[in-house]
RNA sequence: AGGGAAGAUCAGAUGUUCGCUGUGCCAUUGUCACAGAGGAAAGUCCGGACACCACAGGGCGGGAUACUUCCUAACGGGAAGCUGCAGCAAUGCAGAGCCAGCUCCACAGAAACAAACCGCCGUUCAGUGUAAACUGGAUUGGCAAGGGUGAAAUGGCGGUGUAAGAGACCACCGGUAUCCUUGGCAACAGGGAUAGCCAGGAAAGCCUUAUCCGGUGCAAUGCCAAAUAGGAAAGCUAUGAUGCGGCCCGUAUCGCUUUCGGGUAGGCAGCUUGAGCUGUUUUGUGAAAAACAGCCCAGAGGGAUGAACAUCACUCCGAAACAUGUUUCGGAGGACAGAAUCCGGCUUAUGAUCUUCCCUUUAU
Numbered sequence: 001a002g003g004g005a006a007g008a009u010c011a012g013a014u015g016u017u018c019g020c021u022g023u024g025c026c027a028u029u030g031u032c033a034c035a036g037a038g039g040a041a042a043g044u045c046c047g048g049a050c051a052c053c054a055c056a057g058g059g060c061g062g063g064a065u066a067c068u069u070c071c072u073a074a075c076g077g078g079a080a081g082c083u084g085c086a087g088c089a090a091u092g093c094a095g096a097g098c099c100a101g102c103u104c105c106a107c108a109g110a111a112a113c114a115a116a117c118c119g120c121c122g123u124u125c126a127g128u129g130u131a132a133a134c135u136g137g138a139u140u141g142g143c144a145a146g147g148g149u150g151a152a153a154u155g156g157c158g159g160u161g162u163a164a165g166a167g168a169c170c171a172c173c174g175g176u177a178u179c180c181u182u183g184g185c186a187a188c189a190g191g192g193a194u195a196g197c198c199a200g201g202a203a204a205g206c207c208u209u210a211u212c213c214g215g216u217g218c219a220a221u222g223c224c225a226a227a228u229a230g231g232a233a234a235g236c237u238a239u240g241a242u243g244c245g246g247c248c249c250g251u252a253u254c255g256c257u258u259u260c261g262g263g264u265a266g267g268c269a270g271c272u273u274g275a276g277c278u279g280u281u282u283u284g285u286g287a288a289a290a291a292c293a294g295c296c297c298a299g300a301g302g303g304a305u306g307a308a309c310a311u312c313a314c315u316c317c318g319a320a321a322c323a324u325g326u327u328u329c330g331g332a333g334g335a336c337a338g339a340a341u342c343c344g345g346c347u348u349a350u351g352a353u354c355u356u357c358c359c360u361u362u363a364u
Stems, first nucleotide, its partner, number of pairs: 001360010012312007020036005026030001038336001042347002045345005050217004062213005067081005082095005096208002101206002103202003117147002119143003122139007155173002158170003174198002176195008221269004231260006240254005276295008314333009
């Protein structure tokens, strides 16, 4: 210099003016003071707190997770490790079980699981031949050594053996299983012994094993409570009450008053002091935990948190000067995105800066 890997931090600052929400103090609807979005407030994908409902106990069924140990209120999250795979490396990705059973394995191929198409060998028949043997047919015979197909066809290689062959047997190599032993809490790793044990793959196929899981969600839930309509109780009334513009007659209708209770509109609580934040120290490889000190930091609900201007800082572009990275001047720019009961995670969106590490090349 070029190419990569992992992680961390910030999310402009200050002031003025106008506007919105909350709290407090004066004071009675207006001042004043203070406070006022995020790292993801998002997706609502996991896990909890909290509230109500359900619940003797056990089983069936359903869902989620799956190497080991730890962290945590809990988790499908995180930390540290283990094994395998990928990469030159930094590093990344994956993780129970197909010798319990069943099922599936495209195309090709005889066959996709316990295989005979070509091939090799035996037996037998016919023919040829002096014979050895050869050719052709038959076979409910043997053979996985060779060829061919395929992503995959029963460990590799050499020998013994056989009619031909074959871990059928033997040596070596590789794998697997069991036992012993060393290290580690463990997953696991190293070493030794024994056994021909060596007949595939798929569990994001059914399934098996182990662990965990009741349901609904702040529109949960509790309290106060209007008008109208309907309900209950008590009282008044037919010589009554109400309408027909005031009165009488007439006519039409059957009610009127009070109280109570339920629910609705509406209001209040739940609502933000909490697995809280900041700092220091200690313990631990780490996630994290403990102790001490300080702090109070949005709370809307037809849903506030906004806009303008100025200065400074940052980034980029252009010009000039000194002079090869600084200064001055001018211009432009600042992403993703908006709390709604509250926390812990994951995932996704997004601007910039910094640190550490790896590889290649060059120079010293």
The RNA shown here (Bacterial RNase P class A) has 364 nucleotides and comes from Cloacimonas sp. (SeqCode). The sequence is in RNAcentral, with records from ENA. The gene name in the source record is rnpB. NCBI's taxonomy places the organism under Bacteria, Pseudomonadati, Cloacimonadia (SeqCode), Cloacimonadales (SeqCode), Cloacimonas (SeqCode). The prediction has a mean pLDDT of 79. Its Rfam family is "Bacterial RNase P class A". By type it is a ribozyme.